Context: one part of a larger RNA
RNA sequence: GGCAUACGGUGGAUGCCUAGCCAGCUAGAGGCGAAGAAGGACGUGGCCAGCUGCGAAAAGCUGCGGGGAGCUGCAAGCGAGCAAAGAUCCGCAGAUAUCCGAAUGGGGAAACCUGCCGAAAGGCAUCCUGAAAAGGAAGCGAAACUGGGGAAGGGAAACAUCUUAGUACCCAGGCGAAAAGAAAUCAAACGAGAUUCCCUAAGUAGUGGCGAGCGAAAGGGGAAGAGCCCAAACACAUACGAUGGAAAAGCGGACAGGCGUUGUCGUAUGUGGGUAGAGGGAUCCAGCUACCCGACUGUCCGAUAGGGGGCUGAGGAAAUAAGGUAAGUGGAAAGGAUUGGGAAAUCCUACCGAAGAGGGUGAAAGUCCCGUACACGUAAACUUAUGACACAGCUGCUGGAAUCCCAAGUAGCGUGGGACACGAGAAAUCCCGCGUGAAUCCGGGUGGACCUCCAUCCAAGGCUAAAUACUCUAGCAGAGCGAUAGAGGAUAAGUACCGUGAGGGAAAGGUGAAAAGCACCCCGGGAGGGGAGUGAAAGAGAACCUGAAACCGUAUGCCUACAGGAAGCGGGAGCGGAAGUGACCGCGUUCCUUUUGAUUAAUGAGCCUGCGAGUUAUGUUUAAUGGCGAGGUUAAGCCGGAGAAGGUGAAGCCGCAGGGAAACCGAGUAUGAAUAGUGCGAAAGUCAUUAGACAUAGACCCGAAGCCAGGUGAGCUACCCAUGCGCAGGGUGAAGCUUGGGUAAAACCAAGUGGAGGCCCGAACUGGUGGAUAGUGAAAAAUUCUCAGAUGACGUGUGGGUAGGAGUGAAAAGCUAAACGAACCUGGAGAUAGCUGGUUCUCCCCGAAACGUGUGUAGGCACGGCCUCUGUAGAAGAAAGUUAAGGAGGUAGAGCACUGGAUGGCGUAGGGGGGUGACCUCUGAAACCAACCAAACUCCGAAUGCCUUAACUGGAUGACAGGGAGAAAGACUGUGGGGUAUAAGCUUCAUGGUCGAGAGGGAAAAAGCCCAGACCGACAGCUAAGGUUCCGAAGAAGUGGCUAAGUGGGAAAGGAAGUGGACCUCUUGAGACAGUCGGGAGGUUGGCUUAGAAGCAGCCAACCUUUAAAGAGUGCGUAACAGCUCACCGAUAGAAGGGGACUGCGCCGAAAAUGAAACGGAGCUAAAGCCACACACCGAAGCUACGGUAUAACCGAAAGGUUAUAGGUAGGGGAGCGUUGUGCGAUAGGGAGAAGGGUGAUUGAGAAGUCAUCUGGACGAAGCACAAGAGAGAAUGCAGGCAUGAGUAACGAGAUGGGAGUGAGAAUCUCCCACCCCUAAAGUCUAAGGGUACCUGGGGAAGGGUCGUCCGCCCAGGGUAAGCCGGGACCUAAGGUGAACUCGAAAGAGGUAACCGAUGGACAACGGGUAAAGAAUCCCGUGCCUGUAUAUAACGAGUUACAAGGGGUGACACAGGAGGUGAAGCUGCCGAGAUUAAGUUGCAAGUCUUCCAAGCGACGAUGCCUGAGAAGCCGGUAGGGAAAACCGCCGGUGGAGGAGGAGUCGUGAUGGGGAGGCCGUAAGGCCAACGGUGGCUAAUCAAACUGUCGAGAAAAGCCUCGUGUAGCGUAUGAGUUAUAUACAGCCCGUUCUGCAAACCGACACAGGUAGACUGGCUUAGAAGGCUAAGGGGAGC
Repeated sequence: GGCAUACGGUGGAUGCCUAGCCAGCUAGAGGCGAAGAAGGACGUGGCCAGCUGCGAAAAGCUGCGGGGAGCUGCAAGCGAGCAAAGAUCCGCAGAUAUCCGAAUGGGGAAACCUGCCGAAAGGCAUCCUGAAAAGGAAGCGAAACUGGGGAAGGGAAACAUCUUAGUACCCAGGCGAAAAGAAAUCAAACGAGAUUCCCUAAGUAGUGGCGAGCGAAAGGGGAAGAGCCCAAACACAUACGAUGGAAAAGCGGACAGGCGUUGUCGUAUGUGGGUAGAGGGAUCCAGCUACCCGACUGUCCGAUAGGGGGCUGAGGAAAUAAGGUAAGUGGAAAGGAUUGGGAAAUCCUACCGAAGAGGGUGAAAGUCCCGUACACGUAAACUUAUGACACAGCUGCUGGAAUCCCAAGUAGCGUGGGACACGAGAAAUCCCGCGUGAAUCCGGGUGGACCUCCAUCCAAGGCUAAAUACUCUAGCAGAGCGAUAGAGGAUAAGUACCGUGAGGGAAAGGUGAAAAGCACCCCGGGAGGGGAGUGAAAGAGAACCUGAAACCGUAUGCCUACAGGAAGCGGGAGCGGAAGUGACCGCGUUCCUUUUGAUUAAUGAGCCUGCGAGUUAUGUUUAAUGGCGAGGUUAAGCCGGAGAAGGUGAAGCCGCAGGGAAACCGAGUAUGAAUAGUGCGAAAGUCAUUAGACAUAGACCCGAAGCCAGGUGAGCUACCCAUGCGCAGGGUGAAGCUUGGGUAAAACCAAGUGGAGGCCCGAACUGGUGGAUAGUGAAAAAUUCUCAGAUGACGUGUGGGUAGGAGUGAAAAGCUAAACGAACCUGGAGAUAGCUGGUUCUCCCCGAAACGUGUGUAGGCACGGCCUCUGUAGAAGAAAGUUAAGGAGGUAGAGCACUGGAUGGCGUAGGGGGGUGACCUCUGAAACCAACCAAACUCCGAAUGCCUUAACUGGAUGACAGGGAGAAAGACUGUGGGGUAUAAGCUUCAUGGUCGAGAGGGAAAAAGCCCAGACCGACAGCUAAGGUUCCGAAGAAGUGGCUAAGUGGGAAAGGAAGUGGACCUCUUGAGACAGUCGGGAGGUUGGCUUAGAAGCAGCCAACCUUUAAAGAGUGCGUAACAGCUCACCGAUAGAAGGGGACUGCGCCGAAAAUGAAACGGAGCUAAAGCCACACACCGAAGCUACGGUAUAACCGAAAGGUUAUAGGUAGGGGAGCGUUGUGCGAUAGGGAGAAGGGUGAUUGAGAAGUCAUCUGGACGAAGCACAAGAGAGAAUGCAGGCAUGAGUAACGAGAUGGGAGUGAGAAUCUCCCACCCCUAAAGUCUAAGGGUACCUGGGGAAGGGUCGUCCGCCCAGGGUAAGCCGGGACCUAAGGUGAACUCGAAAGAGGUAACCGAUGGACAACGGGUAAAGAAUCCCGUGCCUGUAUAUAACGAGUUACAAGGGGUGACACAGGAGGUGAAGCUGCCGAGAUUAAGUUGCAAGUCUUCCAAGCGACGAUGCCUGAGAAGCCGGUAGGGAAAACCGCCGGUGGAGGAGGAGUCGUGAUGGGGAGGCCGUAAGGCCAACGGUGGCUAAUCAAACUGUCGAGAAAAGCCUCGUGUAGCGUAUGAGUUAUAUACAGCCCGUUCUGCAAACCGACACAGGUAGACUGGCUUAGAAGGCUAAGGGGAGC
């Protein structure tokens, strides 16, 4: 280390539970708000952080009612109280109700600041109406509603009309509902009679790139039901205008002495009148009828006005009632025994029931508790009913006449749009913009262009419940969830946390019946643990029910350190009592996905647990099952119930008849001349349930980049605006000027002066050139070295402005909050994804394709082919096979007859050359002879295939109809071709096979090759391919050959006396071949050529002779000869030898990359190689034998039997298992132990089941049905837990060491000593930001990169004191808000006055002391400012307050530096006081100290203005939109001053402080030098001065002038000034940090962060180096 067993830890699954949710039904309600809402902030308790409640009357106050014993919320404890004189509590009605918020006196950074009036209470915003008094509005709110605007992703397989969709979203408004609504409507020759909603009509009519899609209406069935008012004509009244004018026009029901303070007309207002479509009304006439009273001057009449009465209505007070309701009240009936911790369980015996719903109680309760059925109760308030009363309306009709009226910039029309289902269409109808423009009943609209007839209705005014939509509350209820579920949220959840913001957004439930929550003892600093005790149980101990897995351990047994490994399967020695373990051997490359093909080095997964994907609705279609059947069936609705029961409801739908374009006809019809022929027809459906599939919806799940809408961001960054601030030091030396020279004068030159510059060098500051480091960083951009700019187009702070197709941009498509070629957030939204990935239990049967056609198509899709399931017909014999017969055809082959190609010969015509010519010669079409070639040649022509027929075999394999698919990427191999290079593991066809989807055996290993198709079992047999020495099962088997090369066991042209076989030929005892010896001659040096050529440079010829033989020569050789050889001949010797072509097996040719590496290895040679023959054996999941299962068919009454079949991906079909819930069911079972969990055994073909035991401590099966959030290993899945890496990297710039102390414990804490570091900081102050981090005491879990006794940590307590510091009660800038006003569909945009708004202006305090922590704040001392009052003094005729105003001042740039001033600081020398200085005394040198404010008073430098005339005074004046005595301007006088001002001196100070010393335990007290004189630097004066060009805020304040209003006063003194005294002086901030451990960077982070001071030596310097004060030693 492995395996096993046992016991633990970790972790929080599972089971059970529910306090919380989800989606419904019924009823009620549908607003709140200036009487201050919604929503908040802050408070409020004796102790109180959170939630809840409440509001300074603050977990509450008052009244009424209920209730009846305890109470002071969650929420304990301590403390203190309340309550039968009725508390707490519940209901109703009141009181109080801080501040913000519409927010409303003004302002504002919400919860704050600051006014005016009023004694207080209180009041004071804006807009609208109104004369006023007064009234109203606003703002918020989930959905539903109406209107104004109005997308895109997507669909159309592209896209533009179209669609998505008038959707999302924005805006405005209204209501409990909204909207619509009483026909200028429909209809169709019949009629209906407002609107709305449901069912239907109907996916019909239509519309539509006639694509995708969109899609009515009438009518019918239901819910509900309700109708009305004006304008006008006419009359009257009033007002105005016009007109006329004196007894007129005119009025009057009649008459009368009638009336007539004007009438008429017009307009306006009011009242009456009137409201319709068989037209209505007004007016006039006539007639009839009539509830009562009843006016004008009289009478009469009268339906005059008016009143009463009556009727109607959609209002309604008091009172009454309950017909209803609140908190509430009553409410039946059980005991015992047993088990147990506990009884409700079990047993026995009872009871109630208008109550056996439900919940609780120590397990499971009708009779224990709360309740339940039923019954009861009511002050006020509410609701309902009645209802006085108010308001409104009505309270005459008929007939006739035909004078008047009946809604105008309207209807209509033209044009441009929109809405209607209807896209401009033949386009009616409705609405809008622009233009034009009627009629009045003898009229007008409509009936889908238009016209006629006819029908129907009456626009251009208005109101109107119910049925409908949506939510909240209460009750009820669920085949809804049960803590990864259900809301995001069961718990301090819209919390923590993230983000500048809009916005995003968690995790987290369970002790027990009861805390009985472990007294006491022990170990330990604690944490924790061990005993004891409680409890039924502590293995229920708060990290608490059950307590799985990953993961981590402990103990024991076996095994393991030469071992070969996808981890298993098979065999199995040994050890061991057993469980178990297991040496050794054989075979054996995970899963998924995607693929032609996966161990692949192609994808995905660290592991475990939980979650995680074909659903639902509607429609269509097919099948099964069921009901009824020429019929079937209801929908909405209604009734009803405990109910998804049941009943009712034929509107409607489907079917019952078809054919035709239609008219039309009809079991037929259409075509047709036809009675023909042909096409289509003439057969039961329908409703429901279930299943398959499709369509529409997100439609199996996850996944974009993107598009659009509305918002949020300029705290980063870009640019701009306003207002502030910063830039050590050094250098160069422009213009100008001066002097000198020079010139007629200039110019010019020189020197000096001067101090310019997008000048130079170089710090701060800003940037970011190159390198290195870093790159799981110190850092999501830095460090270090180097580098650039550094008075400028510079840098920077604060406050503002500009934004998403937009900003900004010295331009890089840069930047716009750490991702910008279009930010971020939310929404449309589940966009879309022909793409990738994933898609969960079992068994059985069958089983593909990678092809054709088409495709904006090629990785997609449609149809066909191929698969499956169901049905039908078919035994009169289908498919398929064999044999036979008959056919069509033009391939292989062959051929050359055609078409072409092509070789040789012959040689004609023709052509070329030569020749004077005859002629010669070359070439040569066609033809001829011979031999050939062809996919696009064929005189020919198979095999196979195909078609037909017959016979035989053959029984569903075939055909047809319908449901469901998948597949349309194929691969290799053989054969036949094309392409290529007769290359490819290439490509493309055809035709087989295999793989794909196929296991087994062989080929070492192996998708595609060879053999062979796996139903299951077993330690049987026979074979196939291939094998038989060993690895390795079987022959070191047999016979006969071959090979010598390890050929076998890689390869070509080519090469070779390798070797075997078969053959041909030649030589040879007349002596071959080879060797050895000898000869190899002569003509002749052949001729020619040549310098030479003699066999042997070359050319020609190649004879003859002698011979045994000898070439006019085979080589070497020579200048040429020579010479040596060869051929050839002889001799020797004595037997075979030479050559050729064919063939078997071998040899050479033969060089590659990690390593023998080209038999699988060892190894093999008469073989273990090769060839041939014959035999035996091995060898597979093949075949056989044995046993078994299933499927199909058949047989059988059944049991069963027979035959065949059972590889399988995509896919089709069939049968089952398990999970959750529901019904039977209050089931069986269950504390004598349910579910869940662990282990073991066992059953089934499997999914799975059962049993036993341990744990567990309360539920809960089986069976039969039903319903699904119903099965996980993969989705770089989601959540949690736990591993691995790994005790590894790292512990974040830097110096520590020693001693002592504390403590349980010390490298780290405290103290001391030493050492080191920082010096324009790593010191000090301060703004922003942060917000208690400050100080003290305590602590030691977590945080701190280690430790820790310590801390910026935790707990508790404490701490911030202002007239004069900062801000407000003052001012204004950029900018913002914004009366008025302008513009705009709305929202809103702009903007005058005004207001707000600092980074600026204005504005009064200094020194010292003091606490653990505050100090110009407290204290001491000394001042100052504003205001009030008083007193005194002076001045005093005008003056004060307020308001707006005039003038001045306030009031401004940059650079430069000469001269001057001179604080503070530093420093030299002298003096003084101390110290150094040790046990004591004295001392040198050294070291330290030697100080002091504001204010007040005095003096007052330099510079500035000024004799070109200061201050002062006088006069004039046309300007300052009025006035002025002010300012300005002018003049005069005057004759030297004026403004400003640092500083010094005095005082302040008889005070304070003070090195050091002394006394004291300490607190504290006392003593004490406190001088002189040089030097350096240079804040300030100073906004000065000089120069330059870019010409450099505003307002308040202050001074002054007059004007207006109000007041006072004029001498009895208004008022002012000065002094003194007294009094007053509000609100907010104030701690600490602040270059950093407290801010911004996720951190106690090497980064970033504005301003002020910043000593000494060296130095030009704020550089660099060293150092003081002060700080630090950096958390391993």